Source information: The RNA shown here (transfer RNA) has 77 nucleotides and comes from Ileibacterium valens. Rfam family: tRNA. From the family's description: Transfer RNA (tRNA) molecules are approximately 80 nucleotides in length. The same sequence occurs in records of 3 taxa. The RNAcentral record of the sequence draws on ENA.
[in-house]
RNA sequence: CAGGAUGUAGCUUAGCUUGGUAAAGUGCUUGGUUCGGGACCAAGAGACCGCGGGUUCAAAUCCCGCCAUCCUGACCA
Numbered sequence: 001c002a003g004g005a006u007g008u009a010g011c012u013u014a015g016c017u018u019g020g021u022a023a024a025g026u027g028c029u030u031g032g033u034u035c036g037g038g039a040c041c042a043a044g045a046g047a048c049c050g051c052g053g054g055u056u057c058a059a060a061u062c063c064c065g066c067c068a069u070c071c072u073g074a075c076c077a
Base pairs, nucleotide, nucleotide: 001073002072003071004070005069006068007067010026011025012024013023020057028044029043030042031041032040050066051065052064053063054062
């Protein structure tokens, strides 16, 4: 330099193809259970989706640019 993949709660991932209220597990908080803890049960909080712009009534999703990480190739040595 070229091509490709990934980026979404603290963490691990769905959702994107086919635009329409962002979901699950784990963790966290509270309550129950227990002498207490763990486990179990119930309830709750937490991300406007890497950044910027565009299209649209409406964008995590489509389009453009940029950033970060990873893979492959090329170049130099």